The RNA shown here (Bacterial large signal recognition particle RNA) has 264 nucleotides and comes from a Pseudomonadota bacterium. Its Rfam family is "Bacterial large signal recognition particle RNA". A reference for the family is Rosenblad et al. (2003), "SRPDB: Signal Recognition Particle Database", Nucleic Acids Res. NCBI's taxonomy places the organism under Bacteria, Pseudomonadati, Pseudomonadota.
RNA sequence: CCGUGCUAGACGGGGAGCUAGCGGUGCCCUGUAACCCGCAAUCCGCUCUAGCGGGGUUGAAUCCCCGACCGAGGCCGGGCCUUGUGGGACUGCCUGGGCUAUGUGGCGUUGAAGGUUGGGUCCUGUGCGGCAGAGUACUGCGAACCCCGCCAGGUCCGGAAGGAAGCAACGGUAAGCAGACCCCUCUGGGCGCCACAGGGCGGCCUGGCCGGAGCUGGCAGGUCCGGGUAAGCCGGAAGGUACCGGUCGAAGAAGGGUGCACGG
Numbered sequence: 001c002c003g004u005g006c007u008a009g010a011c012g013g014g015g016a017g018c019u020a021g022c023g024g025u026g027c028c029c030u031g032u033a034a035c036c037c038g039c040a041a042u043c044c045g046c047u048c049u050a051g052c053g054g055g056g057u058u059g060a061a062u063c064c065c066c067g068a069c070c071g072a073g074g075c076c077g078g079g080c081c082u083u084g085u086g087g088g089a090c091u092g093c094c095u096g097g098g099c100u101a102u103g104u105g106g107c108g109u110u111g112a113a114g115g116u117u118g119g120g121u122c123c124u125g126u127g128c129g130g131c132a133g134a135g136u137a138c139u140g141c142g143a144a145c146c147c148c149g150c151c152a153g154g155u156c157c158g159g160a161a162g163g164a165a166g167c168a169a170c171g172g173u174a175a176g177c178a179g180a181c182c183c184c185u186c187u188g189g190g191c192g193c194c195a196c197a198g199g200g201c202g203g204c205c206u207g208g209c210c211g212g213a214g215c216u217g218g219c220a221g222g223u224c225c226g227g228g229u230a231a232g233c234c235g236g237a238a239g240g241u242a243c244c245g246g247u248c249g250a251a252g253a254a255g256g257g258u259g260c261a262c263g264g
Base pairs, nucleotide, nucleotide: 001264002263003262004261005260006259009058010057011056012030013029014028015027020047021046022045023044024043035055036054037053038052039051064257065256066255069252073248074247075246076245077244078243079241080240081239082238083237085235086234087233090232091231092229093228094227095226096225097224098223099222100221102220103219104218105216106215107214114210115209116208117207118206119205120204121203122199123198124197125196126195127194128192129191131188132187133186134185135184138179139178140177141176147172148171149170155164156163157162
């Protein structure tokens, strides 16, 4: 070096999850030339070089083993985006009030603040006026009889002269009705640029005197105490992501390593 027969190994691997941990079934990724049967998710098998049991194929290299490279994909953390949710410290925005008096405006030497003294506003009473109502007085009407005057006719008394009562008409009047509203009397009040007296006098308005430069707080500013909103912001949740970091890592490509027996 060649041939024959064997052995270790291999006949998929990985991620998340589960688990004290490991492997498997199930999910996902990768990949295939990549065995068969049985077992199994409130699961099955095992115990630290870790699926178990049975059978089969291949077999020292394309295939087994090793570390570095590259790297699908998963997972973790962060960033960013979106949508709910809660908060109200801070930055904003809207808004109420107090104080201040820097600016501005207004008032003020034709006199501010302050003081003092009158008046008004307020209350009580009286008077006057006005208004309303009632009454007196006035005008008109107004009684079949039981009101008045005068009483035709008629009636009654009388011999007569004469006398008496008296209806209607006429005239008048009472109660009452109506009118008029000047005067007079009484009563009342959501009346009064009215008069007088008393009270009150805190505030406001207005006048006199003293005083002699401030007053006011509309707007802006400052400051303090609040209210609202939730864009920014803060907390937490869900989803997304082509970004950043970490972790595991299939497949791939190059490199290195690994037997035994017999015969020639």
Record summary
The gene name in the source record is ffs.